Context: one part of a larger RNA
Order: sequence, then structure tokens, then C1' cells
RNA sequence: UGACGGGGGCCCGCACAAGCGGUGGAGCAUGUGGUUCAAUUCGAUGCAACGCGAAGAACCUUACCUAGAUUUGACAUGUAUUGGAAGACUCGUAGAAAUACGGUCGCUCGCAAGAGUCGAUACACAGGUGCUGCAUGGCUGUCGUCAGCUCGUGUCGUGAGAUGUUGGGUUAAGUCCCGCAACGAGCGCAACCCUUGCCUUUAGUUGCCAGCAUUUAGUUGGGCACUCUAAAGGGACUGCCGACGUUAAGUCGGAGGAAGGUGGGGAUGACGUCAAGUCCUCAUGGCCUUUAUAUCUAGGGCUACACACGUGCUACAAUGGACAAUACAGAGGGUCGCCAAACCGCGAGGUGGAGCUAAUCCCAGAAAAUUGUUCUAAGUUCGGAUUGGAGUCUGCAACUCGACUCCAUGAAGCUGGAAUCGCUAGUAAUCGCGGAUCAGAACGCCGCGGUGAAUACGUUCCCGGGCCU
Repeated sequence: UGACGGGGGCCCGCACAAGCGGUGGAGCAUGUGGUUCAAUUCGAUGCAACGCGAAGAACCUUACCUAGAUUUGACAUGUAUUGGAAGACUCGUAGAAAUACGGUCGCUCGCAAGAGUCGAUACACAGGUGCUGCAUGGCUGUCGUCAGCUCGUGUCGUGAGAUGUUGGGUUAAGUCCCGCAACGAGCGCAACCCUUGCCUUUAGUUGCCAGCAUUUAGUUGGGCACUCUAAAGGGACUGCCGACGUUAAGUCGGAGGAAGGUGGGGAUGACGUCAAGUCCUCAUGGCCUUUAUAUCUAGGGCUACACACGUGCUACAAUGGACAAUACAGAGGGUCGCCAAACCGCGAGGUGGAGCUAAUCCCAGAAAAUUGUUCUAAGUUCGGAUUGGAGUCUGCAACUCGACUCCAUGAAGCUGGAAUCGCUAGUAAUCGCGGAUCAGAACGCCGCGGUGAAUACGUUCCCGGGCCU
């Protein structure tokens, strides 16, 4: 000077408390450990690993295993010698290969040859998801969006250092005010950025429809007022009033206002910490390998299963299940695509072919909700695992190992021990919709809207953090 203390003081945070809903018990999904295996590729391991890398393992991917093959090589550049256009098709085999077939000089041409391309041989070299993240770059997590971290000059101290940055108030904030041997400054805070909430102007198609006419339908005439769209502006600044406060910074209350004191949300992450993570994104030093730790191929594996843990989904029912009728979104995606009407099928789906490169057409029926009927407390008309049968779709191919449909089957489960998690408002809870990846394959992830609560006395205690001592 720091760090630490079951030392002290002050303060903050869903940290506790007050509440609401979960996890921990069941079944399933998924990741991990363990075990097994020829292989179950590798990495991630308290918070900050475990629905993580992986925004998607049937083949491919794929790095693993078994078997079969290749050795200047699947890929790059070059040298020397040498031969032929290249390509395409067929045979062949598990396939990769080997082999055979066929076709021939297409460009520049000085008729010697050259360029290009494909082989053969030799050589430089290629290759490595091999090791080291404790040799590294880059990127990332974390404390933490916490309010801190420093510098110049001056001053003090023999010096390490201190001061400034401490103190009195105040703030979300080292935010601001006052004081002060300090005076200034930088990186952070805040603001500038995006989005959302109100208004105005401009614009009016593919959007909208108040009044007029018209229709099955904003469908058409007409209109651009309204909604909406998307560009430019306005608007909020403690600006105004009162009280408190040191005549300060500011705090509390009020007015007006769509909005009030950072309006809500996002992006934005200081100096540094953890030799944190990543050599398997990429780059890269060193080491190792070079008929193999490289490359090609088929099949298998990554999907195993006495078990243990994490994260989720579905439930255990009547605030419910079933059936019927009737409403109301937002945000997205679409030409190798989205796929309408109509018809067939109980259904997954099939036939069909209109429209759409999209405010025009399609995905697309929102679902909870509302209304009516039924079930009547039961392992049930709850719950749907598991299993049998029959199918659909994608795709060379669904045995290992896909998703979905129909019929039958109808397991555990009656609200979950110790313990533990999330959340303070359009939030929790609950309900559906879309997208990325993607041939197919979400209960995951990333978004979107619908319905819409309870509680916060307070800071003694638990956890983490800041300042002073």
C1' cells in the first nucleotide's frame, strides 16, 4: 500500500423479509457423471461446466471403431523428364479402386514448338480436429452496468508512499454542492444511438372507409377525414408553484401534461481479477508424425444402461375434461420457395393448379377467452407413458436410429422430505403464434403478441458489493 476479520460506522442489490409460482417425489425429453463397449470422437467442471460448443449425429456431418484401399498424396505452388485434348458413358466391386471401351488434336502457330489442361516418373514439399490455452494473437465468460481506476504539476514524508479521491450534505452514479495544500486532467457515470409511449406536417398504394352510391365481400365508384405506414419536426428541462434544506446541491408534495423527475426497454461493460475458457472457428511459436498421427471408402458408433445429478415438458384434475357454436393479435417467413379454391381420405396426407420476388398472394385455423350441453369426485370421460396392429411424409436409404397419423392398449402419478430457484408491473403466472438451423427431424434456443395478479412493515439476520476506519 493492499487483502482479510465469527472488528466498528454508513449505504446498496429479488440479498433477506412480505407475497406469487416452481424445482426436489411421478412419466417422458435433453445434457453430464459413472459403468459398459471394437468405438461409445473431443472439449466445457463451484458461482462463471451440465437443453453448454451443437442455429438441429439415419448416410454425409464425423474428428471415434472395424474392415478394405492409396502413398508427391483429397488440397497448394514449383522444377526436371515424358505422354496424351479434356470431358462424358459403360463394365466392375460392399464401396473406394483396378480394368476395359469410346473419342480425338480444340487454341497461338514462324510447322521447330509454345500456352492451357489431364496423366506418369523423380524431387522440393503437401497433410495432421496430433500435443502444449502454463509459449501466444484474436474472441469470450466473470466480479459488474458495480462506481470505481488513474495521471500531470504542486505540497508533505529519509523512504515505501500520502495528498488530490478524505470531510459535511446529496445522488442511480467519484452525480452535484460546500469545505479543504491542493489545482487541473483522463478512462469510466450521464448524455449523444436504436426502440416504445403523445402531437403536428408531408405523402396515400398494395393501406384505410366517416359521409354518398353499390356489393356475397372496401368488392366497385369516390374520398385520404380516421387507422396505418415512414420521413421530417415538436414534446420533459426539476421548466412552474409551495414546503424543507446552509441563500447550495437537492428532497418531498402539487399543477399542467400523453408522459415527471434516468418516462419504459435495448445497445453500450473503466483499470483490472481468475496462468478463467478456447491450439476442435480462425491465426500462430515450439514439439511430434510423414507407406502414417496423412488420404479415400463401406458398415458400425457418437442414440449403449444396475445407477447418480442438472435443465425442461406433461400431469396428478371440476378455476377441470369432453363436445358444439361464436370472437379478438403481434411479429415474422416465402421462387431449389409459400402454396389458395375445389375434390379424395376418419387422419397424417394426396390430387389439383390459382396467386405471389409480397402493406397486393400464401403460410394462417391464433389459443387461452365467451355461450350452451355433458361428466359428479372415482386412479375416473383425470393422466397419458408403454406396447400391438395399420399407415403417411422426407430422403439413394428410416433395422441399428426420424417425425407424424389412425385403431387398440391405458403404466406411474392424488401436489412431492431435507433442501433449493425465479420474479417488484404490463412484471410473475398462464395462453397460443412465428423464426433461425433445416431434405426430414424441438418439450431446446431466439423473438412475438393475448389474458393478467399478489406483495414490499422494514434492513436485525443469510449472500454479494461500495465508501470510511